Description
RNAcentral holds the sequence, with entries from ENA. This is a predicted structure of a 74-nucleotide RNA (transfer RNA) from a Microcaldota archaeon. Its Rfam family is "tRNA". Rfam's curators write: Transfer RNA (tRNA) molecules are approximately 80 nucleotides in length. Rfam links the family to the GO term triplet codon-amino acid adaptor activity. By type it is a transfer RNA. Taxonomically the source falls in Microcaldota (Archaea, Nanobdellati). The coordinates come from a structure-prediction model, not an experiment, and the mean pLDDT is 82.
């Protein structure tokens, strides 16, 4: 150089033959409990879906380009 597979909340990842509201489990914020702490238990914040361009009524999910990560081959 070529191929492949990844990029989605703070941090692991689902969700990807297009379609309702973009989701989980830790973590954070606040409450309940407790003499107080940790468990537990509810609730909330927290994302322009790695950049863009295209297709389409209609992208996270397809198509081109680029960027980062990781494997393989030369």
């Nucleotide at each position: 150089g070529c191929c492949g597979c990844g990029g989605u909340a703070g941090c692991u990842c689902a969700g990807c033959u297009g379609g309702u509201u973009a989701g989980a489990g830790c973590g954070c914020u606040a409450g309940a409990c407790u003499c107080a702490u940790a468990a537990u238990c509810u609730a909330g914040a927290g994302g322009u879906c790695g950049g863009g361009u295209g297709u389409u009524c209609a992208a996270a999910u397809c198509u081109c380009c680029c960027c980062c990560g990781c494997g393989g081959c030369a």